[in-house]
């Protein structure tokens, strides 16, 4: 230089002028005196790497306490991180690549069941199309018996491979070597597995991303969670200047069932235990749909510094960085910035000018992940080519 392959980071800046939401502080006006409305001023501060899909764990609420079994789900190599996960980090094994690296529904086919189209003789304890040998018949062509699975062919896949020795022809029948495979040993690993030595039989697919069988795991619904204030007609109860005012309960009616020998609850289906439990169900009617909490200081950023391959984790300082409610963070007017194209210079590093362009795309209960979409910039490690020294 060039072509690969992995990570990471930014993703428009600056100022002037109007305008918005939160907080803090300093005032004002009003008023039901409760700190409730409204409004200036000054300080701070307001989307996002994906805020998105809602695809997975969770903090959090509520159901009781979340028991136990079947069933229905989810995960699958061994370690480790982590609140937890199907994430993440580092390894083992298979496969692709020259390589850096990338993939991997990565436990079990000897527990059963299924399936493997077509071709082909035959597709799992599955076989004799061609052909090879050997007998008998025949003038010959060929037929008939018996043997064989090395050779050829079908097909994704065909009872291990190369060599001989041996046969009528051949065959792991049997021998050396070698792959696989069992079973013992011995070395290295935390493990998954690596490696070697011996011995042995002679090698009876494949496929679970087919059912299923093993391990491990998993209550349920969900911020439209869930709490509190106001509202209701009536009922009790306290206090009165009899006008009213406080507190507590608290929808009315009717019909069945049941009151402890228990009806009924107990948030995806059954069963068991268990624990509440005095009122459940159904049908007519009223009444509210209103305000506030939940709501943002947390599995939190950031810097250092220790341990670790690494994920991550520990001390230690620091810093507070949105909280709307029909839903703010906006709009203008400049200047730069970055990218494309066009044209001019040029010391060849670059420079003027002019036109166009500047992506994906808005929290709504929070957060660790995956997935998805992105105009155009930067770094930074490694592998490979070629050239120079």
């Nucleotide at each position: 230089c060039g072509a690969g392959c992995c990570g990471g980071c930014c993703g428009g800046g600056c100022g002037g002028c109007c305008g918005c939401g939160g907080u803090g502080u300093c005032g004002g006006a009003c008023u039901u005196c409760a700190u409730g409305u409204c409004u200036g001023g000054c300080g701070c501060u307001g989307a996002g790497g994906a805020a998105a899909g809602u695809c997975c764990g969770g903090g959090c609420u509520c159901c009781a306490c979340a028991g136990g079994g079947c069933g229905c789900g989810g995960u699958g190599g061994u370690g480790g991180c982590u609140a937890a996960c199907a994430g993440c980090c580092a390894c083992c094994c298979g496969g692709g690549g020259u390589g850096a690296c990338c993939c991997g529904c990565g436990g079990g086919a000897c527990a059963g069941u299924g399936c493997c189209a077509c071709a082909g003789a035959a597709a799992a304890u599955a076989a004799a199309c061609c052909g090879c040998c050997g007998g008998c018949a025949g003038u010959a062509a060929u037929g008939c018996c018996g043997g064989u699975a090395a050779g050829g062919g079908u097909g994704a896949a065909a009872c291990g491979g190369u060599g001989g020795u041996g046969u009528a022809a051949g065959a792991g029948a049997c021998c050396a070597c070698c792959a696989g495979c069992g079973c013992a040993u011995c070395g290295g690993g935390u493990g998954a597995c690596c490696g070697a030595u011996a011995c042995g039989g002679c090698u009876c697919g494949g496929u679970a991303a087919a059912c299923c069988c093993c391990a491990c795991u998993g209550g349920g619904a969900g911020c439209a969670a869930g709490g509190c204030c106001a509202a209701a007609a009536g009922g009790g109860g306290g206090c009165u200047u009899c006008g009213g005012c406080c507190c507590c309960u608290g929808c009315g009616c009717g019909a069945g069932c049941a009151c402890u020998u228990g009806a009924g609850a107990a948030c995806g289906g059954c069963c068991c235990g268990u624990u509440c439990g005095a009122g459940c169900u159904c049908g007519c009617g009223g009444g509210u749909a209103g305000g506030c909490c939940g709501c943002a200081u947390c599995a939190g950023g950031c810097c250092a510094u220790c341990g670790g391959c690494a994920a991550c984790g520990g001390u230690g300082g620091u810093c507070g960085c949105a909280g709307a409610g029909a839903g703010a963070u906006g709009g203008u007017c400049g200047c730069c910035c970055c990218c494309u194209c066009c044209g001019g210079c040029c010391u060849c590093g670059g420079c003027c000018g002019g036109a166009g362009g500047g992506a994906c795309a808005g929290a709504a209960c929070c957060c660790g992940g995956c997935u998805u979409a992105u105009a155009g910039g930067c770094c930074g490690a490694c592998u490979c080519g070629c050239c120079c020294g």
RNAcentral holds the sequence, with entries from ENA.
This is a predicted structure of a 389-nucleotide RNA (Bacterial RNase P class A) from an Actinomycetota bacterium.
The gene name in the source record is rnpB.
The model forms 96% of the base pairs in the Rfam consensus.
Its mean pLDDT, the model's own confidence on a scale to 100, is 76.